The prediction has a mean pLDDT of 87. Predicted 3D model of a 353-nucleotide part of an RNA (large-subunit ribosomal RNA, domain IV) from a Bacillota bacterium. Its Rfam family is "Bacterial large subunit ribosomal RNA". Rfam links the family to the GO terms ribosome and structural constituent of ribosome. The RNAcentral record of the full RNA draws on ENA.
Context: one part of a larger RNA
RNA sequence: CCCUUGUUAAGGAACUCGGCAAAUUGAUCCCGUAACUUAGGGAGAAGGGAUGCCCCGAUAGGGUGAAGGUAUUAACGAUCUGAGCCCGAGGGGGUUGCAGAGGAGAGGCCCCUGGAACUGUUUAUCAAAAACACAAGUCUCUGCUAAGUCGAAAGACGAAGUAUAGGGGCUGAGACCUGCCCAGUGCUGGAAGGUUAAGGGGAAGGUUUAGCGAAAGCGAAGAUCUGAACCGAAGCCCCAGUAAACGGCGGCCGUAACUAUAACGGUCCUAAGGUAGCGAAAUUCCUUGUCGGGUAAGUUCCGACCCGCACGAAUGGUUCAAUCAUGGGGGCACUGUCUCAACAAGGGACUCG
Repeated sequence: CCCUUGUUAAGGAACUCGGCAAAUUGAUCCCGUAACUUAGGGAGAAGGGAUGCCCCGAUAGGGUGAAGGUAUUAACGAUCUGAGCCCGAGGGGGUUGCAGAGGAGAGGCCCCUGGAACUGUUUAUCAAAAACACAAGUCUCUGCUAAGUCGAAAGACGAAGUAUAGGGGCUGAGACCUGCCCAGUGCUGGAAGGUUAAGGGGAAGGUUUAGCGAAAGCGAAGAUCUGAACCGAAGCCCCAGUAAACGGCGGCCGUAACUAUAACGGUCCUAAGGUAGCGAAAUUCCUUGUCGGGUAAGUUCCGACCCGCACGAAUGGUUCAAUCAUGGGGGCACUGUCUCAACAAGGGACUCG
C1' cells in the first nucleotide's frame, strides 16, 4: 500500500450523476392510525407504551378429561360430578442493574409524480424493465371429412372437441368513453357491359400432284403446314359495402367603439379536414418557454397556461385504489458518503523455502 471486517470526537448528505455503500428500523402484547379507495383495502400506515426476577397465588379463566354416579336400559349413546396433567391474561406489592425482546436471528419511514392494472415471464453468461404474458374487449374465419397446421402420400394434430367450440389478427383489469373520412390499398358482395386463356370453330392461304395447256401458268381429291370471324370462365376494369381493416383527419385573407384577440365573413383545395379528453408530456425543436410552489440559491420536480416544431381516441384516449428488486423529485430518522481522517483485527504485499 491492497483486500475483508470493527470502532470513532464535533458536524450530519456538506459526498455523489444519484444517500451508491453503510448506518438506522427490527420480536411479542397493548394503545393508536390520515388522504384516497374498486369499500376489499391503504395498514405492521404513521406514532406511542410495556417486556427481568420474587410474592399475593392452588389468581380469574381456559384445554384435556381418568374413575364414579343418574334414568325404563343389556348395548350404542345422553347427562351430572370431576381426579390428574397442561396453558395462563390482567391486577397489587416487593427487589435489582447503566441497560430486562440484556446474546444470535428478525421491516427504516413518509409525501408528490411518470409507467405498467395486478400474481407471473424474459436476453443460461453485461439489460428484469415501461418489454412479453395476462384476465377482459373486439374483429375475422370455421357447419364437421370444419377452418387452420405438419406431411410428395398414407396419415396425424385440431379433437375422441362441435359455434358458450376451434384457428387467426389487434387492444390489454376496472371506470368514463372510443368522433369524422370508403378517394387510395385490402377484404366482402354483385353481375349488365368492356377486356380475357386453354379448348371448340374453320373462312382463307402455302407446299405437294392426278389432270388441263404450245408455253407462261391454272389446279380437283388426298396428305401436310398455317389459320380469320364466331363461342369460351375466373380475374381485371366496373358497381356497392366495410376503418376495434391498412390508413388519413388542410391553407390563405379580412373583421368587434383603446389595444390585443377573433364568436363572424370570404376564398382555394380535399375522401374527410382532429371531436371528447389530455397537453413544454417517456411526445416541445426554439427551451433553463411563462407564471406559481418548494430551496438562501432548483436546466431536475410539482401545479397551471396552451404558441401541440411533430398528442389524440382498441398502432386505443383519459382517469385510477391496490401492486412494483420499476423511473423522477422532496422530507424525517440514521449514519466515516463527506469535512478529514484515525485506530484496531485478520489475510495479502516483503524475506526464506